[in-house]
A computed fold for a 74-nucleotide RNA from a Candidatus Pacearchaeota archaeon, annotated as transfer RNA. Lineage of the source: Archaea > Nanobdellati > Candidatus Pacearchaeota. Model confidence (mean pLDDT): 80 of 100. Rfam family: tRNA. It is annotated as a transfer RNA.

RNA sequence: GGGCUCGUAGCAUAACCUGGAUAGUGCGUCCGGUUUCGGCCCGGUUGAUGUGGGUUCAAAUCCUACCGAGCUCG
Numbered sequence: 001g002g003g004c005u006c007g008u009a010g011c012a013u014a015a016c017c018u019g020g021a022u023a024g025u026g027c028g029u030c031c032g033g034u035u036u037c038g039g040c041c042c043g044g045u046u047g048a049u050g051u052g053g054g055u056u057c058a059a060a061u062c063c064u065a066c067c068g069a070g071c072u073c074g
Base pairs, nucleotide, nucleotide: 001073002072003071004070005069006068007067010027011026012025013024020057028046030044031043032042033041050066051065052064053063054062
C1' cells in the first nucleotide's frame, strides 16, 4: 500500500441484512425504602448510535470520505 470485518451510555448487548412510534435490556452511578450499619432485595434516577457529507417525507440502519480497532495479502 491492497482486501475483509467492525465502531451504539462508564462496561456488555439488541435494533442494521429488509429505513418508520420516545434507540430497548442487563450491570454500573445516584436517590429512596428495607437493615443497628452494610450486603441481598424492592422502587425510582442517570447516560449512547466514531466524525463529516450524500440519498430519502423519514437514517443507528442505505451510499461515500475520513478517523480508529482487528484479521489478512504482498